Model confidence (mean pLDDT): 86 of 100. Pistol ribozyme, 62 nucleotides, folded computationally. It matches the Rfam family "Pistol ribozyme". Its family is annotated with catalytic activity in the Gene Ontology. The sequence is in RNAcentral, with records from ZWD. Of the family's consensus pairs, 94% are formed in the model.
RNA sequence: GGUCGACUAUGCGACCUUAAAUAGCCUUUAGGCAUAGUGCGUCACUAUAUGAGUGGGUAUGG
Numbered sequence: 001g002g003u004c005g006a007c008u009a010u011g012c013g014a015c016c017u018u019a020a021a022u023a024g025c026c027u028u029u030a031g032g033c034a035u036a037g038u039g040c041g042u043c044a045c046u047a048u049a050u051g052a053g054u055g056g057g058u059a060u061g062g
Base pairs, nucleotide, nucleotide: 001016002015003014004013005012006038007037008036009035010034011033025061027059032040043055044054045053046052
């Protein structure tokens, strides 16, 4: 310097051409590392059940 943990920013962490992970404070949740936003994934319901629609958007502690 680059890539990755849904996307953008910041943080935390990992790896070096690869896109994963037992890492990312611990536990917990279907809910993805965190915060804000988005509402992608996820969950519930509906349906013409292939496509789609509506609603919500883990949590305690430190």